[in-house]
Molecule: small-subunit ribosomal RNA
Organism: Polyangia bacterium
RNA sequence: UAACUGGAGAGUUUGAUCCUGGCUCAGAGCGAACGUUAGCGGCGGGCUUAACACAUGCAAGUCGAACGAGAAUGAGGGGGCAACUCCUCUAGUAAAGUGGCGGACGGGUGCGUAACACGUGGACAAUUUACCUUCCGGCGGGGGACAACAGUUCGAAAGGACUGCUAAUACCGCGUACGUCAGCGAGGGCUCCGGCUCUUGUUGGGAAAGAUGGCCUCUCCUUGGAAGCUGUCACCGGAAGAUGAGUUCGCGGCCCAUCAUGCUAGUUGGUGAGGUAAUGGCUCACCAAGGCUAAGACGGGUAGCUGGUCUAAGAGGAUGAUCAGCCACACUGGGACUGCGACACGGCCCAGACUCCUACGGGAGGCAGCAGUGGGGAAUAUUGGGCAAUGGGCGCAAGCCUGACCCAGCCACGCCGCGUGAGUGAUGAAGGCCUUCGGGUCGUAAAGCUCUGUGGGGAGGGACGAAUAAACUCAUGACAAACAAUCGUGGGUUCUGACGGUACCUCCUUAGCAAGCACCGGCUAACCAUGUGCCAGCAGCCGCGGUAAUACAUGGGGUGCAAACGUUGCUCGGAUUUAUUGGGCGUAAAGCGCGCGUAGGCGGUUAUUUAAGUCGGAUGUGAAAGCCCUUGGCUUAACUGAGGAAGUGCAUCCGAGACUGAAUGGCUAGAGUACGAAAGAGGGUCGCGGAAUUCCCGGUGUAGAGGUGAAAUUCGUAGAUAUCGGGAGGAACACCGGUGGCGAAGGCGGCGGCCUGGUUCGAAACUGACGCUGAGGUGCGAAAGCGUGGGGAGCAAACAGGAUUAGAUACCCUGGUAGUCCACGCCGUAAACGAUGGAUGCUAGAUGUUUCUGGUAUUGACCCCGGAGGUGUCGUAGCUAACGCGUUAAGCAUCCCGCCUGGGGAGUACGGCCGCAAGGCUAAAACUCAAAGGAAUUGACGGGGGCCCGCACAAGCGGUGGAGCAUGUGGUUCAAUUCGACGCAACGCGAAGAACCUUACCUGGGUUGGAACCCUCCAGAAGUCUGCAGAGAUGUAGAUGUGCCCGCAAGGGAAUUGGAUGUCCAGGUGCUGCAUGGCUGUCGUCAGCUCGUGUCGUGAGAUGUUGGGUUAAGUCCCGCAACGAGCGCAACCCUUGUCGUUAGUUGCUAACAGUUCGGCUGAGCACUCUAACGAGACUGCCGGUGUUAAACCGGAGGAAGGUGGGGAUGACGUCAAGUCCUCAUGGCCCUUAUGCCCAGGGCUACACACGUGCUACAAUGGCCGUUACAAAGCGUUGCUAACCCGCGAGGGGGAGCUAAUCGCAAAAAAGCGGCCUCAGUUCAGAUUGCAGUCUGCAACUCGACUGCAUGAAGUUGGAAUCGCUAGUAAUCCCUGAUCAGCAGGCAGGGGUGAAUACGUUCCCGGGCCUUGUACACACCGCCCGUCACACCAUGGGAGUCAGUUGCUCCAGAAGUGGCUGUGCUAACCCGCAAGGGAGGCAAGCCCCUAAGGAGUGACUGGUGACUGGGGUGAAGUCGUAACAAGGUAGCCGUAGGGGAACCUGCGGCUGGAUCACCUCCUUU
Repeated sequence: UAACUGGAGAGUUUGAUCCUGGCUCAGAGCGAACGUUAGCGGCGGGCUUAACACAUGCAAGUCGAACGAGAAUGAGGGGGCAACUCCUCUAGUAAAGUGGCGGACGGGUGCGUAACACGUGGACAAUUUACCUUCCGGCGGGGGACAACAGUUCGAAAGGACUGCUAAUACCGCGUACGUCAGCGAGGGCUCCGGCUCUUGUUGGGAAAGAUGGCCUCUCCUUGGAAGCUGUCACCGGAAGAUGAGUUCGCGGCCCAUCAUGCUAGUUGGUGAGGUAAUGGCUCACCAAGGCUAAGACGGGUAGCUGGUCUAAGAGGAUGAUCAGCCACACUGGGACUGCGACACGGCCCAGACUCCUACGGGAGGCAGCAGUGGGGAAUAUUGGGCAAUGGGCGCAAGCCUGACCCAGCCACGCCGCGUGAGUGAUGAAGGCCUUCGGGUCGUAAAGCUCUGUGGGGAGGGACGAAUAAACUCAUGACAAACAAUCGUGGGUUCUGACGGUACCUCCUUAGCAAGCACCGGCUAACCAUGUGCCAGCAGCCGCGGUAAUACAUGGGGUGCAAACGUUGCUCGGAUUUAUUGGGCGUAAAGCGCGCGUAGGCGGUUAUUUAAGUCGGAUGUGAAAGCCCUUGGCUUAACUGAGGAAGUGCAUCCGAGACUGAAUGGCUAGAGUACGAAAGAGGGUCGCGGAAUUCCCGGUGUAGAGGUGAAAUUCGUAGAUAUCGGGAGGAACACCGGUGGCGAAGGCGGCGGCCUGGUUCGAAACUGACGCUGAGGUGCGAAAGCGUGGGGAGCAAACAGGAUUAGAUACCCUGGUAGUCCACGCCGUAAACGAUGGAUGCUAGAUGUUUCUGGUAUUGACCCCGGAGGUGUCGUAGCUAACGCGUUAAGCAUCCCGCCUGGGGAGUACGGCCGCAAGGCUAAAACUCAAAGGAAUUGACGGGGGCCCGCACAAGCGGUGGAGCAUGUGGUUCAAUUCGACGCAACGCGAAGAACCUUACCUGGGUUGGAACCCUCCAGAAGUCUGCAGAGAUGUAGAUGUGCCCGCAAGGGAAUUGGAUGUCCAGGUGCUGCAUGGCUGUCGUCAGCUCGUGUCGUGAGAUGUUGGGUUAAGUCCCGCAACGAGCGCAACCCUUGUCGUUAGUUGCUAACAGUUCGGCUGAGCACUCUAACGAGACUGCCGGUGUUAAACCGGAGGAAGGUGGGGAUGACGUCAAGUCCUCAUGGCCCUUAUGCCCAGGGCUACACACGUGCUACAAUGGCCGUUACAAAGCGUUGCUAACCCGCGAGGGGGAGCUAAUCGCAAAAAAGCGGCCUCAGUUCAGAUUGCAGUCUGCAACUCGACUGCAUGAAGUUGGAAUCGCUAGUAAUCCCUGAUCAGCAGGCAGGGGUGAAUACGUUCCCGGGCCUUGUACACACCGCCCGUCACACCAUGGGAGUCAGUUGCUCCAGAAGUGGCUGUGCUAACCCGCAAGGGAGGCAAGCCCCUAAGGAGUGACUGGUGACUGGGGUGAAGUCGUAACAAGGUAGCCGUAGGGGAACCUGCGGCUGGAUCACCUCCUUU
């Protein structure tokens, strides 16, 4: 600054991260449709599908001022008795005909068309144009017909035929000819050399039509007319204009190359002719052989094009409804006629299909005009009104016609506007919903009160659109003789509205009649309750739903939009996800295996010219509408009028000359040539050599050899293996040898000769941009494989055998054929890799190595300082998603080529090309998924690595597993055998104790507000006792007995008990431990787990916590981008081991005294002990090792020595570990039962299996006798002594003890003595019988113990497996809890009291570091292929069906053209006439040709028995190929084999782990 106002992201791959990459969403739009809902108005829009078929009506006529002819009906009048007839009006009207103009416009549709069809800009000097405008010049004089009509006649009809009459602005001659046209000439100008134009001479051809109004000036008749005059409209010839049309050219806009050594014979060009308005192979004859094509011909598919429309920041992308321009079409195909214009939507002819009529002979028709119908479809309107306006046709005009148009109707289809009320109103009403029960919310919302009146309804008024249109009339000007007529100008009068009594205005009426739809897990604004229970359902993506669903359904509440709201479909956007703006290719998708080279693209330096590109200016064009700006009109807006801007384009002209191009001339820095040197497994070919393997011959020699994890197959007494000598043959070339060399890549390795390619360095003679890249093309191209012929030692797919194994089509072994080798010819692929195209320039270095070379110096070679080419490593900047790359770039730039666009399907199918084949190259789609993927991170895991620990192994001791019994569990059984616990970490566990009880289970009997609380009422205090029925619960009947407070008493009250009523409720060992709290187990008493700040990284994360040492320990020390801190470790606590102090009863007794000889008593507190407080141990001291550290080793001292022993103590977390049956608790469930009470039964069952124990199998023992020594506990409903009885369990008894006092209480093993003597025993004690004891209401199911008798299995235990490292294992007793009784279990106590540990290879578990990973539910992971089943799409397929199309042939309608014109024939000509001619018509023939037919190809689509693979699908089968060294490293190419994944051979790759070695680099 009028016409600049503009660019947002999110979800989803993962345990998490960054990147790549797809999918999805939020936006806008629509000719829409569907669902729910619906008050009004304005402006727009309305078959997107079947160019499918159409009933009915209408959509193109008009002109009497071109022409002839001319009704009916009705009315009136006359005649007539009537039938009837005549006249006038209707009326020169209707209808029909000749003629003119118009039916080529307007309206519809989008079939066809990839084309000069459209758009844009040019050309026509190669054209035409009716009506219109201007100008020039005319309009003379004749002729013959044909319709209508009349008559006859054919036909069902449609429609004809014949005869006869007639007019014209119809038709035909003649005359005339300014222009014009044609032929032949002359001159001038212009020119793109083709031609055009002007002037002029001459010859020839060629026109016309009248109609009508008015007038009397001139002539004639004369109310007035005619010739005439004057107008108007027509007519003819020409010149221009305008408009329209035609032709042609440049440029522009779809897809497929799986349509390409391709297409084309009128094809390309020429000459001539024909034809057209006009150029032209447009057509024909002849001649030539051309023309198009990778800048995409030809072919196929699709499609009307444009202005515009939608979207987008833009560039673009998509689209082509309504409106406007152009084109094409009119049932399908062909054709012409008429005409200015058509090959003609409502014209004609023919063919075809279809429909209709028919008298069966024949006819008629074409809604892709407006309405409308059927059909199709998800889907699209009235068989309306009017010509009032605008426009069109005809007409002088009036006017007529006009489904164009203007209006109305239907439809929320779209856009826009309005309303459904406003104010006030808190008892925060009722009601709903939620609730923690307190309340909250719907909610000022409602009601109530006060107002308003848009829309709706009623009543009244009432437009604009209509007037300079038209007609009539007046005045005036022009024309004119004129006062007429006509035309122009001005004035007046009259008439015209479909919409419609509509818009609008006024009054009345009453808040009265007017709100829904979607959503509420995230994206995305908006949350609770109930129901449901992986069901029903939802879903745009991610995903919800398996009993507490904000995700389903409903309710309440909320959010968004609103007469609409959602859904579906489609387009653009977001998507920079095809990238011009604006992407990539080492590992994510993506560099051709590598050269040479064509087209093309790009190209060093300098000078001049040019002006194609480029830049500037101007002119024309870019229709209107639309978009944008400024304004105006409808109350506003939508809508619309006016003006402007813009339209980035095209064309022409002028200018500039830097850059690019072009032309010309130079230069030498690029490139190349010549010269001198150099290195090399560069290539080809010929020859030579030695070692080794194998085989053959001979010698020596004897029983094995060979092979493996171990074996066997195999070879060998017919002499192998071993060893010596000789020979044959083929293949490969040890050491040197090296991230050394050469080559474009593949690749190349003994030595020598010959031939040959490339590279590098030096010096600077020559050429003078000769260059780079390279689509197609062409050559080379490992291994395997193929063909032919050789060769064949070793190795070795296939194959055979032996092993291994569940199997083993494998890995291992023994054999072994193709092949490997050579020659020639194919193949053409590899992880052909640096996963990195080629070329050029620029951008820090350091350090190896290889080739050449310069300098100084030297006899020379090193060393040293440089230069160039190659080949490695590290690294700066920079780049990268990261890893990494880093002068050999993946950095910064330029040029050229190739390639990519989610995963799978698939490098597959089909087609084409190549190949002998194998196969290669090129290369899709349907369908399916929401991922697939790269790098890095943290974990976890590994039949990866390193370090370390633990009764983990080893070394030992003793067990378990075998027996019997006990106990627990599983299983089974049962009416019930209640429930829980299930690897370690369930199984002598919950249960520290089931006869009843417990008890939860079963059977049966009872009970129903309950065993509790509250309110109300009644009765009695409470309590105690008894009878009866019953299995009991329970029921029933009695007896006794009164307390406290007030009050004289009656009575009342409190507390309490029983009963009744009622409602909130009680009750539940019912479910969910996967809704939970609490508690517990486990890894694990393992040494770990984290945080703050800082730093590093885009980030997840890392660092700290890693490293070197050390420790039991993340214990400590040192180092270090870390510095600190927390929870853990340790210590603090308890106990035990030593000592001290204090204190001595119930404890103790050294000394003294007494004694019943018992610390019993006095006495004492010294000792033991008790129980409180202290001390002590800290690597403190010494030596050594170690880094002068931490620490370790040894020693001293000490009761104790390196955490002294033991206990308690359990980090962050893991296991949805265990427990709803301890308790608590959400939710659900039961409520005359899943609650409660009771009796009996069961938990104690028993073919069997397992766990944990006890007792044994004996002599280290058993039995008998005898004799010692504990600790820690417990005890008043209790422990119970002495004493007596009993064989004994026990009984009687009752002292003492509320416990350092009394009791349980005897400790046992041990010691001593005796017997037993190796046996199923004097071992062992199960089982069973009898007899008892005790507890208890009660020992039948189902207790313990005692005595006598009985005397089973068992003689040390298979595979396997458990515990323990010192006061430990083993062994021996004692005590306690529970408990009336019941202990082989459990929890403690003490007694006796060992063995072994070399060590960390292995098993198990754990910690730290590192590595690989396709795992993250984390290896109990992931995952591959066959087979079986279901479904889906697809390829092949004998064929078959349909469509499109090429070629060849047959036949050929209508029709144009050509020829003939035998038949017929008005106008003109000749002729007196007859007749003839010219011309015309019919007819015939010829060319062309539509539909049709035949044959043969090509392409496309449908279908097809069968068949191939592919995809998908909670729980199918077989194996386990891949991911870790995945248990044989994997993968690529190729070949063979195999149920399958796969295996094996050959060559290649690292995108292989681990160990060792080599080389190189960095640091010290």